[in-house]
C1' cells in the first nucleotide's frame, strides 16, 4: 500500500440481512424487607447508535467518503 471485521448506556453485547417508539445482562441510584452486612423485590436514572454528507414520508438498519481499533497479506528495513 491492499483486503476483512468492529464501532449502540459506565462495562459486556443484541437489534442492522427485510426501514417505523433504541433494547437484554452486570453496574449504579432510591425505597421496602434485614439490628447490620449480604442478598431478595420493586422503581429510576443514564444513548450525538464513531464522524460527515446523500436517499427516503421516515435511516442504528440501506448508498458514498472519512475516522479509530483488531486481523491477513505486501513493500521497506
Nucleotide at each position: 500500500c491492499g483486503g476483512g471485521g468492529u464501532g449502540u448506556a459506565g462495562c459486556g453485547c443484541a437489534g442492522c440481512c427485510u426501514g417505523g417508539c433504541a433494547g437484554c445482562g452486570c453496574g449504579u441510584u432510591c425505597g421496602c424487607u434485614u439490628u447490620g452486612g449480604g442478598a431478595g423485590c420493586g422503581a429510576g436514572a443514564g444513548g450525538c447508535c464513531c464522524c460527515g454528507g446523500g436517499u427516503u414520508c421516515a435511516a442504528a438498519u440501506c448508498c458514498c467518503g472519512g475516522c479509530a481499533c483488531c486481523c491477513c497479506g505486501a513493500c521497506c528495513a